The part of an RNA shown here (large-subunit ribosomal RNA, domain IV) has 353 nucleotides and comes from a metagenome. The prediction has a mean pLDDT of 86.
Context: one part of a larger RNA
């Protein structure tokens, strides 16, 4: 100088981003215990009290000698003795202390986030993330739908719609509003549009022939290159439905006998103009928004407001007892965290040999 440990007047979080570390508390036994509640909890709530040896005494589990009875038996009686366990009482000894060591809960209140128990980033994240019961929508009629596989073929399942897939939600309790315009998905087939194929009007090549001013010209069948008409599903265009499907859910001006405010009214544009609840919020930029509360003094925090830059309802809205190594505010007890340091140990570093 380091690491680890102990002890510490008087304060007692004044430290710090933060009570991080450390400290308090701690088994058992009595006694008592609030608000909330899903009545199951909460609860070890919270505060209190006892606790060690020793003698006296009771009670009470276990063993059951000796004794005594006669039916002599792995027999029965028995104020039943002695040894133990349990615990109640009374009185005494000691110490600072008696769960004496080691081991072993700090509590409370208040708000946010997830209902819970659980699962995760093996080696920087354990959470408010994932899963969870529950709840909706959708597919699948069995050779299921869905996956894997080139196929055989397997899984789903030796299941059969109270059963399997697959998307959202995420207990419970109250609920879950408007908008199918636009995308999506499902249904519709009257009409357009539209593939290959059928289909073969017509046209082009060759040429037996014919003609021929000998230069050429016309040209059947066949072969052959092509080809109009019309005929042709699904799709789409079209007509509907659907949102616990993607997703969306205005603006401006005026008005009330003080002012402000704006039930009311015009007027634009939309598919439809955000409903119940909630709100400066894990969401509020201005912003440390204004009240109130807690403190001597609070950018946090906790009630309220509503001007919601840019909350909102299965991308769930709001609450909500338990529960959490969760995050945030307070408070009581503790304390070297700190005022403000200091003191000792142990092991090392370092020095002299």
């Nucleotide at each position: 100088c380091c690491a680890c440990c102990c002890u510490u007047a008087a304060g007692g979080a004044a430290c710090u981003c933060g009570a991080c570390c450390a400290a308090u508390u701690a088994g058992c036994c009595c006694c008592g215990u609030a608000a909330c509640u899903u009545c199951g909890g909460a609860a070890g709530a919270a505060g209190g009290g006892g606790u060690a040896c020793u003698c006296c005494u009771g009670a009470u589990g276990g063993u059951g000698a000796a004794a005594g009875a006669c039916u002599u038996g792995c027999u029965c009686u028995g104020u039943a003795a002695g040894c133990u366990u349990u615990u109640g009482g009374g009185a005494g000894u000691g110490g600072c202390a008696c769960u004496a060591a080691a081991g072993u809960g700090g509590c409370u209140c208040a708000g946010g986030c997830g209902a819970c128990u659980g699962u995760u980033u093996a080696c920087u994240a354990a959470a408010a993330a994932c899963a969870u019961a529950g709840g909706u929508c959708u597919c699948u009629g069995c050779a299921a739908a869905g996956u894997c596989g080139u196929a055989a073929g397997a899984c789903g399942a030796c299941g059969u719609a109270u059963a399997g897939g697959g998307a959202c939600u995420g207990a419970c309790g109250c609920c879950u509003g408007c908008c199918c315009a636009a995308u999506g998905c499902c249904g519709g087939a009257a009409g357009g549009u539209u593939a290959a194929g059928g289909g073969g009007a017509g046209a082009g090549g060759u040429u037996a022939g014919a003609c021929u001013u000998c230069g050429g010209u016309c040209g059947a069948a066949g072969c052959u290159u092509u080809g109009a008409a019309c005929u042709g599903a699904a799709g789409c265009c079209c007509c509907g439905g659907u949102u616990a499907a993607u997703g969306g859910c205005g603006g401006c001006c005026g008005u009330a006998a003080c002012u402000a405010u704006a039930a009311c009214g015009g007027u634009c544009c939309u598919a439809a103009g955000g409903u119940a609840g909630c709100g400066a919020a894990a969401u509020u930029c201005c912003u440390u928004g204004u009240c109130g509360g807690g403190u001597a003094a609070g950018u946090u925090c906790c009630g309220a407001c509503c001007u919601g830059c840019a909350c909102g309802a299965a991308u769930g809205g709001c609450g909500u007892a338990a529960c959490g190594a969760u995050c945030u505010g307070a408070g009581c007890a503790u304390u070297g965290u700190c005022u403000c340091g200091a003191g000792g140990g142990u092991g090392g570093g370092c020095c002299c040999g």